Predicted 3D model of a 159-nucleotide RNA (Lysine riboswitch aptamer) from a bovine gut metagenome. The coordinates come from a structure-prediction model, not an experiment, and the mean pLDDT is 76.
[in-house]
RNA sequence: AAUAGAGGCGCGAAACGAAGGGUAGUCUUUUCCCAGGGGACCGGCAGUUCCGGAGAAGAUGAAGGGUCGUUUCGCCGAAGGGAAGCGGUCUGCCGAGCCGUUUUCCUGGCAGUCUGUGCCAAGCGCCGGCUGCUGUCAUGCCAUGCAUGAAGCGCUAUU
Numbered sequence: 001a002a003u004a005g006a007g008g009c010g011c012g013a014a015a016c017g018a019a020g021g022g023u024a025g026u027c028u029u030u031u032c033c034c035a036g037g038g039g040a041c042c043g044g045c046a047g048u049u050c051c052g053g054a055g056a057a058g059a060u061g062a063a064g065g066g067u068c069g070u071u072u073c074g075c076c077g078a079a080g081g082g083a084a085g086c087g088g089u090c091u092g093c094c095g096a097g098c099c100g101u102u103u104u105c106c107u108g109g110c111a112g113u114c115u116g117u118g119c120c121a122a123g124c125g126c127c128g129g130c131u132g133c134u135g136u137c138a139u140g141c142c143a144u145g146c147a148u149g150a151a152g153c154g155c156u157a158u159u
Stems, first nucleotide, its partner, number of pairs: 001159005008076001010075009025060009037051005042095005079107011108134007116126004136150006
């Protein structure tokens, strides 16, 4: 350097099915605003457009993201994130969100939990911390197990 592997509720994608739920919307009651008004287009400023709009209570109640199960496919930096740049998306500009891509940095993997934070129907993601389980290597030991430490650009095997 090449090839092949290992970690386990292992990672990611797709299809199908199931549960669950209380956001948007709709209806009813009630209060408030009134064309120099009230909205819509993610936010601001413009622009366009509509005639109603906002709050509370009750009823009904999506889509999508999310959860679980089965199957198939690709795999073991699998993959997931942070930051910056570029392109696209949405009426124009700016910002945000989403998608793709480039560079760089972090994380061995899984589970639970806490603070904060983001999206927003339950749900989930992210930064950081803590606890536990597990795999690899190194060192040490009372030795076949235990303790400590480290990180996947690692480890094992073959050539």